[in-house]
């Protein structure tokens, strides 16, 4: 890099450094010399993996105990990640509802992000 699965309406900011662009892409809209973006330090949010314990099912056993796997819901936040403007900021492609001059809303796809796994 590719593929698979899950989630994406909630939540969480200060200081120092730097100095002009940034919000993936295009359009819109927004953030930004009252210093954004980024980097560093500290703090925080959340609970994907991992951890603790419970229930159910399946498998191992002649059976029990026990072990393993899966699922569900709970807890904590030491560990591995992640995140801390705006719903993934909104839209883009398809379908639908309302409204009627181009506006609002809903569903799905695609793209993207993050995690876990596979090769």
């Nucleotide at each position: 890099a590719a593929c698979u699965c899950a989630u994406c309406a909630a939540g969480a900011c200060c200081a120092g450094c730097u100095g002009a662009g940034g919000g993936a892409u295009a359009g819109g809209c927004c953030c930004g010399u009252u210093g954004a973006c980024g980097c560093u330090g500290g703090g925080g949010c959340a609970a994907c993996c991992g951890c603790u314990g419970a229930a159910a099912a399946g498998c191992c056993u002649g059976a029990c105990c026990g072990g393993c796997u899966u699922u569900u819901g709970a807890g904590a936040a030491a560990g591995g990640u992640g995140c801390c403007a705006a719903u993934u900021c909104c839209u883009g492609c398809g379908g639908g509802a309302g409204g009627u001059u181009u506006c609002u809303c809903c569903c799905g796809a695609g793209a993207g992000a993050u995690g876990a796994g596979u090769c």

Notes
This is a predicted structure of a 119-nucleotide RNA (SAM riboswitch aptamer (S box leader)) from Parvularcula sp.